[in-house]
Context: one part of a larger RNA
This record gives sequence, C1' cells and structure tokens, in this order.
RNA sequence: CACCGCCCGUCACACCAUGGGAGUUGGAUCUACCCGAAGGCCGUGCGCCGACCCUCACGGGGGGCAGCGGACCACGGUAGGUUCAGCGACUGGGGUGAAGUCGUAACAAGGUAGCCGUAGGGGAACCUGCGGCUGGAUCACCUCCUU
Repeated sequence: CACCGCCCGUCACACCAUGGGAGUUGGAUCUACCCGAAGGCCGUGCGCCGACCCUCACGGGGGGCAGCGGACCACGGUAGGUUCAGCGACUGGGGUGAAGUCGUAACAAGGUAGCCGUAGGGGAACCUGCGGCUGGAUCACCUCCUU
C1' cells in the first nucleotide's frame, strides 16, 4: 500500500494456561479417645545375694538383684477437622494462531448519529423500549464574548 480502507461478534480447527466438577490418590498438620514397646524415674520388694557392720556361731543390720505396681512416653489404632498437591467423565469462559464459515455492529450523518444505564428479545455482531450525555453532522434562529 490511504474506503477496493479499517473493523466487530458467533461458528469451525489447532495449541496453551485456567474456573466448576460426582469423586479418587498421596503429603502435611490439629483435636478427642484407645493401646502402650524400650528406657530411665517413683513406689514396693513376704523371693534371692560373696565382699561392709554386729555376732564364737545361728542370726541380724545395711546395701543390692529378680519380681510386682505406677506416672511419663515412641510407634500404632479409631473418629472428626484444616490445608497442600496429583488425577477426574463432563462443563464454563479466556488467550494465541498469513490466507476457514456467517453476516456488517462500530469508524465519514458508516448509510437507523453514537455512547452510557436499564429491561426485554435475537445464529452472531446486535435489535427494540425507557431515561441520560454530546465526546453528533447539517440548516435556521436566539443570547453572550472578541475584532
């Protein structure tokens, strides 16, 4: 490359991330309860014991050991909650992509001026009603300002 311009939305195709989603898998964590190993600790210790003390001895004392009881407690279990991540039929829009489909909404009064709000309607851009704005073209008039 200048209206043979620009440009909007649906639809179709491809890819990307993402929301919803019956659920499902795994991690972290919290609460309540259940269980409670090893261990040291506390208690008990009628059974057992060479060293110390008393005794001529028997025996006794002291100390210790096994055993038993207890609180603490790792793991585990049950129920409920919080949170993170993966997967998930189906589903919602979004983004991107030289030459796909349908129309032509917007940009010049864009061929019904446009836009904002709202309601209804429609394959789609959109259309219609009501209210508002001029960031509307054109023509005429009025008011004001400047010369």